[in-house]
């Protein structure tokens, strides 16, 4: 240089053919304990790596650029 896969909350990952973004865990309050941990309840947090196109409507489809990560050369 060529292809292939992959980036989604702090971390680890889902998102079944395009219909408003979610799980556990992990952080904040509250109940529970004399006090910490378990436990229950409620909460906050994402510009879906990034620009740009298609569309009524994109995490999802196209292109292009970073990044890791494999294989060819």
């Nucleotide at each position: 240089g060529c292809g292939c896969u992959c980036a989604u909350a702090g971390c680890u990952c889902a998102g079944u053919u395009g219909g408003u973004a979610g799980a556990g865990c992990a952080c904040c309050a509250c109940c529970u304990u004399g006090a910490c941990g378990u436990g229950g309840u409620g909460g906050g947090g994402g510009u879906c790596a990034u620009a740009g196109g298609u569309u009524c409507g994109a995490a999802u489809c196209c292109u292009g650029u970073u990044g890791a990560g494999c294989g060819c050369a």